[in-house]
Context: one part of a larger RNA
RNA sequence: GAUGAACGCUAGCGACAGGCCUAACACAUGCAAGUCGAGGGGCAGCAUAGAGGUAGCAAUACUUUGGUGGCGACCGGCGCACGGGUGAGUAACACGUAUGCAACCUACCUGUAAGAGGGGAAUAACCCGGAGAAAUUCGGACUAAUACCGCAUAAAACCACGAAUUCGCAUGGAUUUGUGUUUAAACAUUUAUGGCUUACAGAUGGGCAUGCGUAUGAUUAGCUAGUUGGUAGGGUAACGGCCUACCAAGGCAACGAUCAUUAGGGGUUCUGAGAGGAAGGUCCCCCACACUGGUACUGAGACACGGACCAGACUCCUACGGGAGGCAGCAGUGAGGAAUAUUGGUCAAUGGGCGAGAGCCUGAACCAGCCAAGUCGCGUGAAGGAAGAAGGUUCUAUGGAUUGUAAACUUCUUUUGUAAGGGAAUAAAAAGAGUUACGUGUAACUUAUUGUAUGUACUUUACGAAUAAGGAUCGGCUAACUCCGUGCCAGCAGCCGCGGUAAUACGGAGGAUCCAAGCGUUAUCC
Numbered sequence: 001g002a003u004g005a006a007c008g009c010u011a012g013c014g015a016c017a018g019g020c021c022u023a024a025c026a027c028a029u030g031c032a033a034g035u036c037g038a039g040g041g042g043c044a045g046c047a048u049a050g051a052g053g054u055a056g057c058a059a060u061a062c063u064u065u066g067g068u069g070g071c072g073a074c075c076g077g078c079g080c081a082c083g084g085g086u087g088a089g090u091a092a093c094a095c096g097u098a099u100g101c102a103a104c105c106u107a108c109c110u111g112u113a114a115g116a117g118g119g120g121a122a123u124a125a126c127c128c129g130g131a132g133a134a135a136u137u138c139g140g141a142c143u144a145a146u147a148c149c150g151c152a153u154a155a156a157a158c159c160a161c162g163a164a165u166u167c168g169c170a171u172g173g174a175u176u177u178g179u180g181u182u183u184a185a186a187c188a189u190u191u192a193u194g195g196c197u198u199a200c201a202g203a204u205g206g207g208c209a210u211g212c213g214u215a216u217g218a219u220u221a222g223c224u225a226g227u228u229g230g231u232a233g234g235g236u237a238a239c240g241g242c243c244u245a246c247c248a249a250g251g252c253a254a255c256g257a258u259c260a261u262u263a264g265g266g267g268u269u270c271u272g273a274g275a276g277g278a279a280g281g282u283c284c285c286c287c288a289c290a291c292u293g294g295u296a297c298u299g300a301g302a303c304a305c306g307g308a309c310c311a312g313a314c315u316c317c318u319a320c321g322g323g324a325g326g327c328a329g330c331a332g333u334g335a336g337g338a339a340u341a342u343u344g345g346u347c348a349a350u351g352g353g354c355g356a357g358a359g360c361c362u363g364a365a366c367c368a369g370c371c372a373a374g375u376c377g378c379g380u381g382a383a384g385g386a387a388g389a390a391g392g393u394u395c396u397a398u399g400g401a402u403u404g405u406a407a408a409c410u411u412c413u414u415u416u417g418u419a420a421g422g423g424a425a426u427a428a429a430a431a432g433a434g435u436u437a438c439g440u441g442u443a444a445c446u447u448a449u450u451g452u453a454u455g456u457a458c459u460u461u462a463c464g465a466a467u468a469a470g471g472a473u474c475g476g477c478u479a480a481c482u483c484c485g486u487g488c489c490a491g492c493a494g495c496c497g498c499g500g501u502a503a504u505a506c507g508g509a510g511g512a513u514c515c516a517a518g519c520g521u522u523a524u525c526c
Base pairs, nucleotide, nucleotide: 001525002524003523005522006521007520008519009518012378013377014376015375016374018371019370020336025334026333027332029331030330031329034078035077036076039075040074042071043070046069047068048067050065051064052063053062054061055060085289086288087287095213096212097211098210099209100208101207104206105205109202110201111200112199113198114197115196117151119149120148127140128139129138130137131136157182159180160179161178162177163176164175165174166173167172187194188193215261216260217259222252223251224250227249228248229247230246231245232244233243234242264286265285266284267283268279269278270277271276291312292311293310294309295308314325315324316323317322342368344367345366346365350364351362352361353360354359381412382411383410384409391403392402393401394400395399417463418462419461420460421459422458426453432447433446434445435444436443437442438441470515471514472513473512474511475496476495477494481510482509483508484507485506491498492497
């Protein structure tokens, strides 16, 4: 000098940033991922219109009817692989940097070129019935689709066999072309559009490989059988012992293999004149993980935090037969600890998902709350004022010194505070409706609407010095000295060392010094 700090004393305000470093310990409760009716069958609930029925003289009540708005559950699509958390593991192509892929994938998006013909069989919901304490589950019957399956059509896609041209560091690649084979689709409607299929290209995101860099220990010296290489096959989006069979006997290591310990890596941060040393919290990028271990399914993408299955530990429910769960999401609880916050508000902005859109969802995000835990800023008054007052302390004591321009007193100001008024920007465009222009989705214009924070910030007026100073130190290092008490006691102390009767070193007082809403102590790093 620094800190994600803690402790002691003290404490007026604001802005900005920060806040479980320990038990990757266990978790009550709520919320954190939905959306689309312009894909579908439907109609549980709500609203609405008409018609019918029953009761009643009627008003009215009950009831039937999906007709309409819409919509719980269900089928279907997209999303849930993002965003958010944590740092346990990992000494590794994990990360950083630089290359390569002639060995690869990429939903949504953009561009280009084509296409969408005609059929079929089911199934959930609903209904009926059964089992179960529950979670749930079984059987029967019915039905729809942008769900599923054939057929047709189709190449610049795929596969097989060829031909020609040309290029590369190698395996090889590119282009043109011939023959044959295989493969597609989905519609909705308010007629505005939105979607669907195939191919190529782009963009974006990823996968893989390699050079170099990347902690400590030799009181760890040998390690290795899928091990190293080859052939063949399988597998993958793709190369590869990635896997399998066979064959060979290799491969790594004193330039430190193997083993052990420790550790997420980087941008960066702290320190230092620098070289270095130390750290990796907040923010950004990458990686890994999601109670522990394993496995795959779905999907463009996961071996998937709020998905599935199996095993284990733990917790809970149970009718004892069987079931349920996973906060290292946001709050919050217990525990641990020196120690770390609210079971808050809003989707107004930014961003994300779905949707044609309106819109819905969003503990992402933006805000507010708590904490001197940090940095910065402001204030706690200003000017004048000597009888150098009183009081305190002190001395060489009829007097002086000091506290000290300090106070009193006079004049002034009102930051801040209190009270009363006014009162924002953040809203921009998009999208909705309408008009016009070009001409088919763009531009311009008009119009209605949307503010959580917030009656906040800011500002005006009034009042009145009014509401606001402490902490540590004073032997040397090290800025700042006297008196009293104590008497090797009580105590101090970072080091040297103080204290045994005049202690500037202990305790108190007066004074002084240094910082200041903080000041000291402790811990750690340079």

A computed fold for a 526-nucleotide part of an RNA from an uncultured bacterium, annotated as small-subunit ribosomal RNA, 5' domain. The prediction has a mean pLDDT of 83. The full RNA is in RNAcentral, with records from ENA, Greengenes and SILVA.